[in-house]
């Protein structure tokens, strides 16, 4: 540099779930938790998935409520890609 994660040492994030808060939601943010996790560090580019506030459309008709379609809204702790990175082994 390149592969690799069997073992060991620093140390690192942090599911669920209850509290606060921000959002129409989905979901994010703080601190508490701690089931994982070798990129569970970073980016929505591709799938993939979750929502649907607002636009259509569709019912209805005084108008609400209702219903289909949608990302402009989010998941990287789902895959793939990209970028970078501790530590041991080869």
């Nucleotide at each position: 540099u390149c592969a690799c994660g069997a073992u060991a040492a620093a140390g690192g994030c942090a599911a669920a779930c209850a509290g606060c808060u921000c959002g129409a939601a989905a979901g994010g943010g703080c601190g508490g938790g701690g089931c994982g996790c070798a990129a569970a560090g970073c980016c929505a580019u591709g799938g993939g998935c979750c929502u649907a506030a607002g636009a259509u459309c569709c019912a209805g008709g005084u108008a609400a409520a209702g219903g289909a379609u949608u990302a402009u809204g989010g998941c990287u702790g789902c895959c793939a890609g990209g970028c970078u990175g501790c530590c041991g082994u080869g």

Source information
This is a predicted structure of a 90-nucleotide RNA (c-di-GMP-I riboswitch aptamer) from Thermanaeromonas toyohensis. The sequence is in RNAcentral, with records from Rfam and Ribocentre. RNAcentral records the identical sequence in 2 taxa.